RNA sequence: GGUCGAUUAGCUCAGCGGGAGAGCGCUUGCUUGACGUGCAAGAUGUCGUAAGUUCAAUCCUUACAUCGACCA
Repeated sequence: GGUCGAUUAGCUCAGCGGGAGAGCGCUUGCUUGACGUGCAAGAUGUCGUAAGUUCAAUCCUUACAUCGACCA
């Protein structure tokens, strides 16, 4: 330098045009002498950035950024 893949909650990931979600974690309450477990409730996201297509974009297109693999 080229090709390909990934980027979504604190972490691991799903979702792939029309509601942003799960598990773990976090907070509060109950339970306990205390912690843990268990039960109930709750909070947390400019979906990497910018532009484009579309009535509508996490999703499609382009560029850029970061990370990874391969080739040279």
The prediction has a mean pLDDT of 81. This is a predicted structure of a 72-nucleotide RNA (transfer RNA) from an uncultured Spirochaetaceae bacterium. It was read from a public genome assembly. It matches the Rfam family "tRNA". Rfam classes the family as a transfer RNA.